[in-house]
């Protein structure tokens, strides 16, 4: 049980943190067309800084054990920042909705 946990699937929402510095590449503009000057949400480099994609860590417990050492296993929205992000746009844990299985295994 007029259907919980749970698994699939769909929809709508969804925080945070520099539109930073640098002109070295590029590409736009502009000047006297040699070069210079501006910007750029691109690439590079650089100091900051974020956590809720994904990755790492671990607590009590459990197990092994010479039963005292040690070692395994172990969770997260905790912690680490490796990735990733730090205007928009994409990206997003965790929840909500609604359908399907499912059948109290909570």
């Nucleotide at each position: 049980u007029u259907g919980a946990u749970g698994a699939c699937g769909a929809g709508a929402g969804g925080a945070g943190a520099g539109a930073c510095c640098a002109c070295a590449c590029a590409c736009c503009a502009u000047c006297a067309u040699a070069g210079g000057u501006g910007g750029u949400a691109g690439u590079u480099g650089g100091c900051g800084c974020c956590g809720a994609a994904g990755g790492a860590g671990c607590a009590a417990a459990c197990c092994u054990g010479u039963a005292u050492a040690a070692g395994g296993u172990g969770a997260a929205u905790c912690u680490c920042u490796c990735a990733g992000g730090c205007a928009a746009a994409a990206g997003g844990a965790g929840g909500c909705u609604c359908g399907u299985u499912g059948g109290a295994c909570g």
The RNA shown here (Glycine riboswitch aptamer) has 106 nucleotides and comes from Shimazuella kribbensis DSM 45090. The model forms 89% of the base pairs in the Rfam consensus. Its mean pLDDT, the model's own confidence on a scale to 100, is 82. NCBI's taxonomy places the organism under Bacteria, Bacilli, Caryophanales, Shimazuella, Shimazuella kribbensis. It was read from a public genome assembly, where an Rfam model found it.